Context: one part of a larger RNA
């Protein structure tokens, strides 16, 4: 753009894809069967491989935005305290997200219609024949049944609600942002406001800061103290910033 008035939402499902896998072990039962060795189907349960799919409670990994240790050296005047540099200096941890090797979940069940094949009845052919008319069964295989997309299905569907003559249903531009994202598109917010920063309070992680004050010749210990610090977590708070405007959009339906 179209969809023949404009909008907002909520479905249908013609079509497309995905998905389809498989192994032991018990039980039936040492039964059927077979002289014996051996040893079933059918049906019931149990636990697996590998592939998928979805997630971060919990195990674990990463986490140069967190805390802590420490090595040299260089600055903050020195002491103490810290800040650059050395792969993040180097080395123990570790929140959020992101993940596996973790977790959960899935193949299924049923249904038609058939191949190979097995048959019922049955002539042509007075026998015989699953076939010629007619009619059953039958496969991980086809058509569904599961999941996912899906009205540009142009035959372009459906069904709810709003509006229709003044700037109105809604839409955008533009800000602040995101478990959304290359841009775009999506979604949450814009004062009638918790979008997002920052603040307060929690929660995580680290692990007992700094000063001080007691011991000790000192290295250091001990207390003030589970301290102090804490990313991207979870809530409350309008301090900051989403201000103000613009644009665009039906003539009752070609």
């Nucleotide at each position: 753009u179209g969809u023949u008035g404009g909008a907002a939402a909520a479905u249908u499902g013609a079509g497309a894809g995905g998905a389809g896998c498989u192994g032991a072990c018990u039980u039936u039962a040492g039964u059927a069967c077979g002289a014996g060795a051996g040893g079933a189907c059918c049906g019931a349960g149990u636990u697996g491989g590998a592939c998928g799919u979805a997630c971060c409670g919990a195990u674990g990994g990463u986490g140069u935005u967190c805390c802590a240790g420490u090595u040299g050296u260089u600055c903050c005047g020195c002491c103490a305290g810290g800040g650059g540099c050395a792969u993040u200096g180097c080395u123990g941890g570790g929140u959020a997200g992101c993940u596996a090797a973790g977790u959960a979940c899935g193949g299924a069940c049923g249904g038609g219609a058939u191949a190979a094949c097995c048959g019922c009845u049955g002539a042509a052919a007075g026998c015989a024949u699953c076939u010629a008319a007619g009619u059953g069964g039958g496969a991980a295989g086809c058509c569904u049944c599961c999941c996912u997309c899906a009205a540009a299905a142009c035959a372009a569907g459906u069904u709810u609600u709003c509006c229709c003559u003044a700037u109105u249903a809604g839409g955008g531009u533009c800000g602040u942002g995101g478990a959304a994202g290359a841009c775009u598109a999506c979604c949450a917010c814009g004062u009638u406001g918790a979008u997002a920063g920052g603040c307060u309070g929690g929660g995580u992680g680290u692990g007992u800061a700094a000063g001080g004050g007691c011991g000790g010749u000192a290295a250091c210990g001990c207390u003030u103290u589970g301290a102090g610090c804490u990313a991207a977590c979870c809530a409350g708070u309008a301090c900051u910033a989403a201000u103000a405007a613009c644009c665009c959009g039906a003539u009752u339906g070609g």
About this RNA: A computed fold for a 254-nucleotide part of an RNA from a freshwater metagenome, annotated as large-subunit ribosomal RNA, domain VI.